Small-subunit ribosomal RNA, 5' domain from Pseudoalteromonas shioyasakiensis, 525 nucleotides, folded computationally. It matches the Rfam family "Bacterial small subunit ribosomal RNA". Model confidence (mean pLDDT): 83 of 100. The full RNA is in RNAcentral, with records from ENA. Taxonomically the source falls in Pseudoalteromonas (Bacteria, Pseudomonadati, Pseudomonadota, Alteromonadales).

[in-house]
Context: one part of a larger RNA
RNA sequence: GUGGGGGGGCAGCUAACACAUGCAAGUCGAGCGGUAACAGAAGAGUAGCUUGCAUCACUCUGCUGACGAGCGGCGGACGGGUGAGUAAUGCUUGGGAAUAUGCCUUAUGGUGGGGGGACAACAGUUGGAAACGACUGCUAAUACCGCAUGAUGUCUACGGACCAAAGUGGGGGACCUUCGGGCCUCACGCCAUAAGAUUAGCCCAAGUGGGAUUAGCUAGUUGGUGAGGUAAUGGCUCACCAAGGCGACGAUCCCUAGCUGGUUUGAGAGGAUGAUCAGCCACACUGGGACUGAGACACGGCCCAGACUCCUACGGGAGGCAGCAGUGGGGAAUAUUGCACAAUGGGCGCAAGCCUGAUGCAGCCAUGCCGCGUGUGUGAAGAAGGCCUUCGGGUUGUAAAGCACUUUCAGUAAGGAGGAAAGGUUAAGUGUUAAUAGCACUUAGCUGUGACGUUACUUACAGAAGAAGCACCGGCUAACUCCGUGCCAGCAGCCGCGGUAAUACGGAGGGUGCGAGCGUUAAUC
Repeated sequence: GUGGGGGGGCAGCUAACACAUGCAAGUCGAGCGGUAACAGAAGAGUAGCUUGCAUCACUCUGCUGACGAGCGGCGGACGGGUGAGUAAUGCUUGGGAAUAUGCCUUAUGGUGGGGGGACAACAGUUGGAAACGACUGCUAAUACCGCAUGAUGUCUACGGACCAAAGUGGGGGACCUUCGGGCCUCACGCCAUAAGAUUAGCCCAAGUGGGAUUAGCUAGUUGGUGAGGUAAUGGCUCACCAAGGCGACGAUCCCUAGCUGGUUUGAGAGGAUGAUCAGCCACACUGGGACUGAGACACGGCCCAGACUCCUACGGGAGGCAGCAGUGGGGAAUAUUGCACAAUGGGCGCAAGCCUGAUGCAGCCAUGCCGCGUGUGUGAAGAAGGCCUUCGGGUUGUAAAGCACUUUCAGUAAGGAGGAAAGGUUAAGUGUUAAUAGCACUUAGCUGUGACGUUACUUACAGAAGAAGCACCGGCUAACUCCGUGCCAGCAGCCGCGGUAAUACGGAGGGUGCGAGCGUUAAUC
RNA backbone atom coordinates (compact mmCIF):
# COMPACT_ATOMS: atom_id res chain seq x y z
C1' G A 1 0.00 0.00 0.00
C1' U A 2 -4.42 -3.76 -0.31
C1' G A 3 -8.75 -6.30 1.79
C1' G A 4 -12.79 -5.10 4.96
C1' G A 5 -16.67 -12.06 1.57
C1' G A 6 -17.16 -16.34 5.03
C1' G A 7 -16.02 -20.54 8.74
C1' G A 8 -13.32 -23.21 12.60
C1' G A 9 -8.62 -23.15 15.78
C1' C A 10 -4.06 -20.75 18.49
C1' A A 11 -1.32 -16.85 20.61
C1' G A 12 -0.11 -11.46 22.52
C1' C A 13 7.33 -10.56 24.51
C1' U A 14 8.40 -3.57 27.35
C1' A A 15 7.61 -1.27 33.60
C1' A A 16 7.78 -8.11 39.20
C1' C A 17 5.76 0.07 37.03
C1' A A 18 1.45 2.58 39.77
C1' C A 19 -3.63 1.43 40.05
C1' A A 20 -10.12 4.39 40.04
C1' U A 21 -14.46 0.92 39.81
C1' G A 22 -16.99 -3.87 39.80
C1' C A 23 -16.56 -8.95 40.45
C1' A A 24 -12.74 -13.36 41.44
C1' A A 25 -14.35 -18.06 48.41
C1' G A 26 -17.71 -19.43 50.35
C1' U A 27 -21.13 -22.77 52.54
C1' C A 28 -23.89 -25.56 56.42
C1' G A 29 -30.54 -23.84 60.40
C1' A A 30 -29.93 -31.89 59.70
C1' G A 31 -24.13 -28.33 65.31
C1' C A 32 -26.16 -23.75 68.61
C1' G A 33 -28.61 -19.58 71.15
C1' G A 34 -31.91 -16.97 68.42
C1' U A 35 -35.36 -13.54 64.93
C1' A A 36 -33.07 -7.85 61.96
C1' A A 37 -35.67 -8.38 57.00
C1' C A 38 -39.39 -11.20 53.64
C1' A A 39 -43.63 -14.59 53.27
C1' G A 40 -47.53 -17.65 55.50
C1' A A 41 -50.83 -19.49 59.48
C1' A A 42 -53.54 -18.94 63.80
C1' G A 43 -54.59 -16.45 68.24
C1' A A 44 -54.79 -11.92 71.09
C1' G A 45 -55.12 -6.59 71.54
C1' U A 46 -56.20 -1.35 69.84
C1' A A 47 -58.89 1.85 66.60
C1' G A 48 -62.97 2.37 62.93
C1' C A 49 -68.12 1.68 62.28
C1' U A 50 -73.05 -0.57 58.42
C1' U A 51 -72.87 -4.01 66.31
C1' G A 52 -70.90 -8.42 62.83
C1' C A 53 -67.38 -12.14 62.74
C1' A A 54 -67.17 -11.03 57.03
C1' U A 55 -63.76 -6.69 55.59
C1' C A 56 -59.97 -2.96 56.30
C1' A A 57 -55.67 -0.35 59.27
C1' C A 58 -51.98 -0.95 63.14
C1' U A 59 -49.51 -3.77 67.02
C1' C A 60 -47.98 -8.31 69.67
C1' U A 61 -46.80 -13.71 69.81
C1' G A 62 -40.28 -17.99 66.12
C1' C A 63 -45.88 -21.23 65.44
C1' U A 64 -44.06 -22.37 60.13
C1' G A 65 -41.14 -21.52 55.43
C1' A A 66 -36.84 -19.29 55.79
C1' C A 67 -32.85 -16.17 57.64
C1' G A 68 -29.35 -10.52 58.69
C1' A A 69 -25.63 -10.43 62.42
C1' G A 70 -23.24 -13.91 66.07
C1' C A 71 -20.96 -18.77 68.33
C1' G A 72 -19.44 -23.50 65.93
C1' G A 73 -17.80 -26.99 61.67
C1' C A 74 -15.53 -27.69 56.88
C1' G A 75 -13.22 -24.93 52.97
C1' G A 76 -10.16 -19.99 52.26
C1' A A 77 -2.65 -24.53 51.51
C1' C A 78 -7.16 -26.18 45.73
C1' G A 79 -8.32 -23.60 41.50
C1' G A 80 -6.26 -18.73 38.87
C1' G A 81 -1.62 -15.31 37.91
C1' U A 82 3.57 -14.14 37.14
C1' G A 83 8.93 -15.57 36.15
C1' A A 84 11.46 -11.07 40.01
C1' G A 85 14.86 -14.35 42.49
C1' U A 86 17.47 -19.06 41.91
C1' A A 87 23.68 -22.08 38.14
C1' A A 88 21.64 -25.36 42.74
C1' U A 89 18.14 -25.67 49.31
C1' G A 90 16.00 -25.75 41.81
C1' C A 91 14.94 -29.13 37.52
C1' U A 92 15.50 -34.10 34.77
C1' U A 93 16.60 -39.35 35.13
C1' G A 94 17.51 -43.37 38.43
C1' G A 95 17.91 -45.05 43.37
C1' G A 96 17.21 -44.76 49.02
C1' A A 97 15.41 -44.68 54.55
C1' A A 98 14.83 -42.03 59.38
C1' U A 99 8.86 -39.69 58.25
C1' A A 100 3.79 -37.28 58.38
C1' U A 101 -0.86 -37.61 55.80
C1' G A 102 -7.71 -33.80 56.65
C1' C A 103 -11.34 -35.73 53.26
C1' C A 104 -11.54 -41.24 50.80
C1' U A 105 -11.45 -47.03 51.16
C1' U A 106 -11.15 -51.66 54.21
C1' A A 107 -11.29 -53.75 59.14
C1' U A 108 -11.75 -54.15 64.63
C1' G A 109 -13.67 -51.93 68.88
C1' G A 110 -16.08 -47.76 71.44
C1' U A 111 -19.67 -43.52 71.48
C1' G A 112 -26.80 -45.85 74.87
C1' G A 113 -21.22 -43.90 81.82
C1' G A 114 -21.24 -39.34 84.71
C1' G A 115 -20.18 -33.95 85.44
C1' G A 116 -18.51 -28.71 85.19
C1' G A 117 -17.47 -23.63 84.26
C1' A A 118 -17.39 -20.07 80.50
C1' C A 119 -17.56 -16.67 76.03
C1' A A 120 -20.13 -14.24 71.75
C1' A A 121 -24.86 -12.85 70.15
C1' C A 122 -28.36 -10.05 73.45
C1' A A 123 -29.42 -6.07 77.37
C1' G A 124 -27.47 -1.80 80.00
C1' U A 125 -23.61 1.97 80.73
C1' U A 126 -19.72 4.21 78.13
C1' G A 127 -15.02 5.99 74.88
C1' G A 128 -13.92 7.51 69.66
C1' A A 129 -14.58 11.93 63.82
C1' A A 130 -13.87 7.14 62.07
C1' A A 131 -11.61 2.39 62.14
C1' C A 132 -12.75 0.05 66.25
C1' G A 133 -13.40 -0.64 71.28
C1' A A 134 -14.08 -0.77 77.15
C1' C A 135 -16.97 -2.23 81.56
C1' U A 136 -21.23 -4.78 83.99
C1' G A 137 -25.01 -8.61 83.57
C1' C A 138 -27.66 -13.10 81.08
C1' U A 139 -27.28 -17.59 77.78
C1' A A 140 -26.68 -22.29 74.05
C1' A A 141 -23.90 -25.90 71.44
C1' U A 142 -21.01 -31.22 67.36
C1' A A 143 -17.35 -24.60 71.26
C1' C A 144 -14.15 -25.55 75.92
C1' C A 145 -12.46 -28.52 80.43
C1' G A 146 -12.20 -32.40 84.12
C1' C A 147 -13.84 -37.63 86.04
C1' A A 148 -14.79 -42.80 84.44
C1' U A 149 -13.50 -46.77 80.91
C1' G A 150 -9.38 -48.14 78.54
C1' A A 151 -5.68 -51.80 74.19
C1' U A 152 -4.16 -54.14 69.30
C1' G A 153 -1.80 -47.36 70.95
C1' U A 154 2.60 -44.32 73.52
C1' C A 155 6.57 -44.57 77.21
C1' U A 156 9.11 -48.20 80.21
C1' A A 157 13.82 -49.21 84.88
C1' C A 158 9.45 -54.66 82.20
C1' G A 159 7.24 -53.59 88.20
C1' G A 160 4.19 -50.31 85.79
C1' A A 161 2.60 -45.42 84.07
C1' C A 162 -0.29 -42.43 80.43
C1' C A 163 -3.96 -40.96 76.56
C1' A A 164 -10.59 -40.55 73.78
C1' A A 165 -15.40 -39.35 72.24
C1' A A 166 -20.87 -35.50 70.45
C1' G A 167 -24.44 -35.42 69.11
C1' U A 168 -28.19 -34.15 65.15
C1' G A 169 -32.23 -35.44 61.94
C1' G A 170 -36.39 -38.89 59.79
C1' G A 171 -40.06 -42.62 61.31
C1' G A 172 -42.74 -45.46 65.01
C1' G A 173 -46.15 -50.60 67.51
C1' A A 174 -46.22 -52.04 72.45
C1' C A 175 -44.18 -50.21 77.51
C1' C A 176 -42.69 -45.96 80.76
C1' U A 177 -43.42 -40.55 81.13
C1' U A 178 -42.20 -34.78 84.71
C1' C A 179 -45.94 -34.89 78.22
C1' G A 180 -40.16 -32.21 76.87
C1' G A 181 -39.20 -37.20 76.02
C1' G A 182 -37.31 -42.05 77.38
C1' C A 183 -37.31 -46.66 74.37
C1' C A 184 -36.79 -49.11 69.26
C1' U A 185 -34.99 -48.32 64.38
C1' C A 186 -32.62 -45.88 60.06
C1' A A 187 -29.35 -42.08 58.12
C1' C A 188 -25.45 -38.58 58.84
C1' G A 189 -21.77 -37.80 62.32
C1' C A 190 -17.89 -38.46 66.74
C1' C A 191 -13.40 -41.33 69.30
C1' A A 192 -9.29 -45.05 69.31
C1' U A 193 -6.31 -48.50 66.61
C1' A A 194 -4.48 -51.25 62.23
C1' A A 195 -3.87 -51.39 56.96
C1' G A 196 -4.40 -49.17 52.05
C1' A A 197 -4.61 -45.24 48.64
C1' U A 198 -3.27 -40.32 47.72
C1' U A 199 -0.32 -36.22 48.82
C1' A A 200 3.86 -34.08 51.01
C1' G A 201 8.79 -33.66 53.58
C1' C A 202 14.08 -35.70 53.55
C1' C A 203 18.85 -38.16 51.49
C1' C A 204 22.28 -39.98 47.36
C1' A A 205 24.38 -40.38 42.22
C1' A A 206 24.78 -38.51 37.25
C1' G A 207 23.32 -34.70 33.94
C1' U A 208 21.82 -29.50 33.68
C1' G A 209 24.99 -21.66 31.02
C1' G A 210 29.52 -18.05 30.28
C1' G A 211 34.14 -15.85 32.30
C1' A A 212 41.00 -17.92 34.76
C1' U A 213 41.75 -10.32 32.30
C1' U A 214 38.27 -14.69 39.09
C1' A A 215 43.39 -19.47 42.03
C1' G A 216 43.05 -20.29 46.15
C1' C A 217 38.22 -20.82 49.46
C1' U A 218 36.28 -22.27 54.45
C1' A A 219 35.56 -21.32 61.48
C1' G A 220 29.59 -24.30 62.65
C1' U A 221 33.93 -24.40 58.76
C1' U A 222 34.99 -30.78 58.34
C1' G A 223 34.36 -34.91 61.62
C1' G A 224 33.29 -37.21 66.57
C1' U A 225 30.71 -37.66 71.65
C1' G A 226 26.50 -35.94 74.32
C1' A A 227 22.16 -33.02 74.57
C1' G A 228 18.21 -30.02 72.45
C1' G A 229 14.88 -29.55 68.36
C1' U A 230 11.78 -31.66 64.23
C1' A A 231 6.62 -35.57 61.60
C1' A A 232 11.61 -37.33 60.36
C1' U A 233 17.76 -38.11 59.17
C1' G A 234 21.38 -34.48 59.81
C1' G A 235 26.04 -28.84 62.67
C1' C A 236 19.51 -28.22 61.93
C1' U A 237 21.08 -25.81 66.96
C1' C A 238 24.20 -25.96 71.41
C1' A A 239 28.45 -27.76 74.95
C1' C A 240 33.05 -30.29 74.72
C1' C A 241 36.96 -32.76 71.74
C1' A A 242 39.89 -33.42 67.25
C1' A A 243 41.88 -30.37 62.76
C1' G A 244 39.77 -31.11 59.30
C1' G A 245 36.72 -30.11 54.44
C1' C A 246 36.63 -28.10 49.02
C1' G A 247 39.88 -26.95 44.65
C1' A A 248 42.96 -26.89 37.27
C1' C A 249 38.01 -33.45 36.76
C1' G A 250 37.92 -25.43 37.81
C1' A A 251 36.72 -24.58 44.32
C1' U A 252 35.74 -19.33 45.50
C1' C A 253 34.17 -14.89 42.97
C1' C A 254 31.64 -12.16 38.85
C1' C A 255 27.93 -12.03 34.78
C1' U A 256 23.58 -14.25 32.71
C1' A A 257 19.23 -17.53 33.42
C1' G A 258 13.22 -20.31 36.20
C1' C A 259 13.98 -26.14 34.78
C1' U A 260 11.63 -30.08 31.88
C1' G A 261 8.14 -32.85 28.42
C1' G A 262 8.63 -30.14 24.25
C1' U A 263 9.01 -26.22 20.02
C1' U A 264 11.87 -24.81 15.78
C1' U A 265 15.73 -25.60 12.19
C1' G A 266 18.64 -29.39 9.93
C1' A A 267 19.41 -35.35 5.51
C1' G A 268 21.59 -36.30 10.09
C1' A A 269 25.03 -35.02 13.84
C1' G A 270 24.09 -30.72 15.86
C1' G A 271 22.33 -25.55 16.63
C1' A A 272 18.65 -22.11 18.63
C1' U A 273 14.63 -21.84 21.99
C1' G A 274 11.38 -22.86 26.66
C1' A A 275 4.65 -18.61 23.88
C1' U A 276 0.00 -21.83 24.20
C1' C A 277 -0.84 -27.15 26.61
C1' A A 278 1.28 -30.54 30.62
C1' G A 279 4.82 -31.63 35.08
C1' C A 280 8.06 -29.39 38.87
C1' C A 281 10.05 -24.94 41.39
C1' A A 282 9.87 -19.88 43.14
C1' C A 283 7.14 -15.34 44.19
C1' A A 284 2.55 -12.29 45.78
C1' C A 285 4.03 -3.72 47.25
C1' U A 286 9.69 -4.37 49.67
C1' G A 287 12.18 -6.92 53.97
C1' G A 288 11.41 -9.94 58.37
C1' G A 289 8.36 -13.08 61.68
C1' A A 290 5.42 -16.48 63.57
C1' C A 291 0.01 -18.03 64.66
C1' U A 292 -3.92 -21.38 63.21
C1' G A 293 -4.17 -25.94 60.89
C1' A A 294 -3.75 -32.69 58.35
C1' G A 295 -1.32 -29.30 55.22
C1' A A 296 1.10 -22.38 54.96
C1' C A 297 5.54 -19.60 57.39
C1' A A 298 -0.41 -18.49 53.70
C1' C A 299 -1.84 -13.77 46.34
C1' G A 300 -7.69 -11.64 47.72
C1' G A 301 -5.13 -14.15 56.63
C1' C A 302 -2.27 -11.90 61.09
C1' C A 303 2.04 -8.99 63.41
C1' C A 304 6.47 -5.64 62.89
C1' A A 305 9.52 -2.30 59.89
C1' G A 306 9.94 0.51 55.13
C1' A A 307 8.42 3.13 50.51
C1' C A 308 4.00 4.82 48.15
C1' U A 309 -1.41 6.12 47.87
C1' C A 310 -5.99 7.54 50.40
C1' C A 311 -9.38 9.27 54.76
C1' U A 312 -9.10 12.40 59.20
C1' A A 313 -12.50 16.25 63.79
C1' C A 314 -4.74 15.95 63.51
C1' G A 315 -5.71 12.26 68.44
C1' G A 316 -5.53 8.31 64.74
C1' G A 317 -6.87 4.98 60.80
C1' A A 318 -7.24 2.29 55.65
C1' G A 319 -4.84 -0.19 51.26
C1' G A 320 -1.83 -3.88 48.11
C1' C A 321 -4.89 -6.49 40.25
C1' A A 322 2.31 -10.94 38.93
C1' G A 323 -6.90 -13.23 39.69
C1' C A 324 -10.98 -11.45 35.41
C1' A A 325 -12.24 -7.10 32.93
C1' G A 326 -10.53 -2.08 32.91
C1' U A 327 -7.16 2.85 33.65
C1' G A 328 -2.60 5.72 33.45
C1' G A 329 2.50 5.02 32.10
C1' G A 330 6.47 2.80 29.34
C1' G A 331 6.63 0.86 24.27
C1' A A 332 7.51 -0.83 17.46
C1' A A 333 3.56 -3.71 19.87
C1' U A 334 -0.85 -7.09 22.27
C1' A A 335 -8.10 -7.46 23.18
C1' U A 336 -14.37 -6.62 26.37
C1' U A 337 -15.04 -2.60 32.82
C1' G A 338 -19.45 -8.96 27.94
C1' C A 339 -23.02 -13.71 28.98
C1' A A 340 -23.81 -18.15 31.93
C1' C A 341 -23.14 -21.66 35.87
C1' A A 342 -26.58 -25.16 30.66
C1' A A 343 -21.97 -28.67 30.49
C1' U A 344 -16.95 -30.35 32.89
C1' G A 345 -14.51 -29.69 37.50
C1' G A 346 -14.00 -27.62 42.61
C1' G A 347 -15.87 -25.92 47.93
C1' C A 348 -19.85 -26.54 51.51
C1' G A 349 -24.37 -29.27 52.43
C1' C A 350 -28.29 -35.65 54.01
C1' A A 351 -30.36 -33.25 50.02
C1' A A 352 -32.78 -29.46 47.35
C1' G A 353 -29.30 -26.06 46.49
C1' C A 354 -25.74 -21.88 47.07
C1' C A 355 -20.84 -20.02 45.54
C1' U A 356 -17.25 -20.50 41.50
C1' G A 357 -13.83 -13.94 36.14
C1' A A 358 -11.86 -22.15 37.29
C1' U A 359 -14.46 -23.36 33.15
C1' G A 360 -17.95 -23.11 29.00
C1' C A 361 -19.15 -19.37 25.54
C1' A A 362 -19.47 -14.72 23.03
C1' G A 363 -16.68 -9.73 21.52
C1' C A 364 -11.93 -7.27 19.21
C1' C A 365 -7.22 -7.85 15.74
C1' A A 366 -5.63 -11.28 8.33
C1' U A 367 -1.19 -12.02 14.17
C1' G A 368 -0.46 -17.29 12.41
C1' C A 369 -2.85 -22.02 10.40
C1' C A 370 -6.78 -24.56 7.53
C1' G A 371 -10.60 -24.92 3.98
C1' C A 372 -14.16 -21.93 0.58
C1' G A 373 -15.65 -18.08 -2.76
C1' U A 374 -15.13 -13.75 -6.04
C1' G A 375 -18.75 -17.55 -11.25
C1' U A 376 -19.69 -21.94 -15.24
C1' G A 377 -20.31 -23.35 -20.41
C1' U A 378 -20.47 -21.42 -25.19
C1' G A 379 -18.83 -17.44 -27.94
C1' A A 380 -14.04 -15.09 -34.13
C1' A A 381 -16.96 -10.24 -37.02
C1' G A 382 -10.54 -12.85 -33.93
C1' A A 383 -15.31 -6.23 -32.51
C1' A A 384 -13.88 -1.47 -30.44
C1' G A 385 -9.94 0.66 -27.60
C1' G A 386 -4.74 0.15 -25.93
C1' C A 387 0.38 -1.37 -27.18
C1' C A 388 3.92 -2.85 -30.90
C1' U A 389 4.94 -2.86 -36.15
C1' U A 390 9.30 -4.43 -41.27
C1' C A 391 2.62 -0.90 -42.13
C1' G A 392 1.57 -6.67 -44.50
C1' G A 393 0.16 -7.31 -39.73
C1' G A 394 0.97 -9.02 -34.58
C1' U A 395 -0.68 -8.85 -29.51
C1' U A 396 -4.08 -7.94 -25.42
C1' G A 397 -7.66 -12.45 -26.70
C1' U A 398 -12.38 -16.63 -25.78
C1' A A 399 -10.48 -12.16 -22.94
C1' A A 400 -14.96 -8.80 -23.46
C1' A A 401 -19.82 -8.12 -25.56
C1' G A 402 -23.68 -11.60 -26.90
C1' C A 403 -26.28 -16.37 -25.85
C1' A A 404 -27.35 -20.42 -22.38
C1' C A 405 -26.82 -21.88 -17.23
C1' U A 406 -25.63 -22.32 -11.86
C1' U A 407 -26.39 -19.87 -6.79
C1' U A 408 -21.53 -22.16 -2.79
C1' C A 409 -20.75 -18.04 0.69
C1' A A 410 -22.95 -13.33 2.07
C1' G A 411 -28.51 -11.38 2.09
C1' U A 412 -34.02 -12.16 3.24
C1' A A 413 -37.55 -15.63 5.37
C1' A A 414 -39.23 -20.44 7.49
C1' G A 415 -38.08 -24.90 9.98
C1' G A 416 -34.60 -27.01 13.42
C1' A A 417 -30.99 -31.28 16.05
C1' G A 418 -27.03 -32.45 19.52
C1' G A 419 -24.27 -30.80 23.69
C1' A A 420 -29.27 -33.16 29.12
C1' A A 421 -26.69 -36.81 32.40
C1' A A 422 -29.18 -35.10 36.50
C1' G A 423 -33.19 -33.32 39.71
C1' G A 424 -38.58 -33.73 41.15
C1' U A 425 -42.96 -36.74 41.61
C1' U A 426 -46.00 -41.36 41.28
C1' A A 427 -46.19 -46.72 41.19
C1' A A 428 -43.96 -51.63 41.75
C1' G A 429 -39.98 -54.60 43.67
C1' U A 430 -35.56 -55.65 46.89
C1' G A 431 -32.90 -54.59 51.45
C1' U A 432 -33.07 -52.67 56.51
C1' U A 433 -36.71 -53.05 60.53
C1' A A 434 -41.30 -55.05 65.37
C1' A A 435 -43.39 -52.31 61.13
C1' U A 436 -47.29 -52.08 55.24
C1' A A 437 -43.59 -45.75 58.65
C1' G A 438 -39.10 -43.87 57.26
C1' C A 439 -34.56 -44.47 54.57
C1' A A 440 -31.40 -46.64 50.60
C1' C A 441 -31.18 -49.05 45.84
C1' U A 442 -33.38 -50.99 41.14
C1' U A 443 -37.15 -50.68 37.33
C1' A A 444 -41.17 -48.14 34.87
C1' G A 445 -44.48 -43.86 33.87
C1' C A 446 -45.04 -38.58 34.08
C1' U A 447 -42.52 -34.03 34.56
C1' G A 448 -38.24 -31.31 33.80
C1' U A 449 -33.04 -27.90 33.43
C1' G A 450 -29.21 -24.55 27.44
C1' A A 451 -25.13 -19.12 28.50
C1' C A 452 -23.75 -20.12 23.48
C1' G A 453 -28.45 -19.01 20.22
C1' U A 454 -31.15 -15.10 15.13
C1' U A 455 -26.55 -22.34 17.15
C1' A A 456 -24.95 -26.37 13.65
C1' C A 457 -27.87 -28.08 9.83
C1' U A 458 -32.07 -28.16 6.22
C1' U A 459 -35.51 -25.71 2.91
C1' A A 460 -37.42 -21.56 0.05
C1' C A 461 -36.57 -16.68 -2.55
C1' A A 462 -33.98 -13.17 -5.89
C1' G A 463 -30.03 -12.07 -9.03
C1' A A 464 -23.70 -12.88 -11.89
C1' A A 465 -25.77 -10.46 -8.73
C1' G A 466 -22.08 -8.09 -3.01
C1' A A 467 -16.36 -9.97 -3.15
C1' A A 468 -8.58 -9.01 -5.99
C1' G A 469 -4.70 -7.44 -4.81
C1' C A 470 0.68 -7.24 -4.10
C1' A A 471 5.64 -7.93 -5.69
C1' C A 472 8.79 -8.80 -9.64
C1' C A 473 10.57 -9.30 -15.19
C1' G A 474 20.00 -7.78 -16.43
C1' G A 475 22.41 -12.60 -14.02
C1' C A 476 21.77 -15.41 -9.49
C1' U A 477 15.79 -16.18 -10.57
C1' A A 478 10.28 -17.76 -13.49
C1' A A 479 9.09 -13.48 -16.69
C1' C A 480 10.48 -8.16 -22.85
C1' U A 481 9.25 -4.46 -25.79
C1' C A 482 8.26 0.94 -26.64
C1' C A 483 8.57 5.93 -24.81
C1' G A 484 10.94 9.52 -21.36
C1' U A 485 15.70 10.61 -19.05
C1' G A 486 21.03 11.33 -20.43
C1' C A 487 26.90 9.37 -14.71
C1' C A 488 21.20 13.63 -14.19
C1' A A 489 16.98 11.85 -11.86
C1' G A 490 17.33 7.47 -9.79
C1' C A 491 18.01 1.72 -8.73
C1' A A 492 20.67 -1.89 -5.75
C1' G A 493 20.47 -8.46 -1.47
C1' C A 494 25.54 -9.54 -4.29
C1' C A 495 27.68 -8.73 -9.09
C1' G A 496 26.60 -4.03 -10.64
C1' C A 497 23.05 -0.42 -14.02
C1' G A 498 22.61 5.25 -15.79
C1' G A 499 27.75 9.81 -19.68
C1' U A 500 21.51 9.94 -26.42
C1' A A 501 19.28 3.58 -29.42
C1' A A 502 19.02 1.63 -20.87
C1' U A 503 15.08 -5.85 -21.35
C1' A A 504 18.76 -2.83 -14.68
C1' C A 505 16.20 4.49 -13.60
C1' G A 506 10.53 6.58 -14.41
C1' G A 507 5.92 5.52 -17.24
C1' A A 508 3.06 2.39 -20.59
C1' G A 509 1.68 -2.22 -22.97
C1' G A 510 2.75 -7.25 -22.31
C1' G A 511 4.51 -11.20 -19.13
C1' U A 512 6.01 -14.13 -14.47
C1' G A 513 5.12 -15.55 -9.29
C1' C A 514 2.01 -15.71 -5.08
C1' G A 515 -3.06 -14.76 -3.83
C1' A A 516 -7.01 -12.43 0.91
C1' G A 517 -3.06 -11.79 0.93
C1' C A 518 1.65 -9.64 -0.99
C1' G A 519 6.26 -7.21 -0.41
C1' U A 520 9.94 -4.96 2.93
C1' U A 521 12.54 -4.76 7.59
C1' A A 522 14.25 -7.31 12.00
C1' A A 523 15.46 -12.19 14.27
C1' U A 524 16.84 -17.54 14.13
C1' C A 525 18.60 -22.36 11.86